RNAcentral holds the sequence, with entries from ENA, Rfam and Ribocentre. Predicted 3D model of a 102-nucleotide RNA (SAM riboswitch aptamer (S box leader)) from Halobacillus karajensis. It matches the Rfam family "SAM riboswitch aptamer (S box leader)". Gene Ontology term of the family: regulation of gene expression. Lineage of the source: Bacteria > Bacillati > Bacillota > Caryophanales > Halobacillus. The coordinates come from a structure-prediction model, not an experiment, and the mean pLDDT is 85.

[in-house]
């Protein structure tokens, strides 16, 4: 990097450095000098895989290890269909994360 499977309406931030961008892409709408990105420290959330415990289950738990995450539903939409009359529903695409494989 590609493929497969699963999940994505819940949850969880302070400080330091830094100094203008950021929310994947496009459109919209937002966040940002009351300090963006990035990096570091500490804390937290979650529970995918490993480990361990209860156990004997395709289960539950712990949060030790490997990750992930800590504005807004993946912020909303994007393609198709349905329905409706300016706004809704379903499936999907794309994206993200985990595990496995090549």
């Nucleotide at each position: 990097u590609u493929c497969u499977u699963a999940u994505c309406c819940a949850g969880a931030a302070a400080g330091g450095u830094g100094g203008a961008g950021g929310g994947a892409c496009u459109g919209g709408c937002c966040c940002g000098a009351c300090g963006a990105a990035a990096c570091c420290u500490u804390a937290g959330c979650a529970g995918c895989a490993g480990a361990c415990u209860u156990a004997g289950a395709g289960a539950a738990g712990u949060a030790c290890u490997g990750u992930g995450c800590u504005a807004a539903u993946u912020c909303c939409a994007g393609a198709a269909g349905c329905g409706a009359u300016u706004g809704g529903c379903u499936u999907g695409u794309a994206g993200a994360u985990a595990a496995g494989a090549a």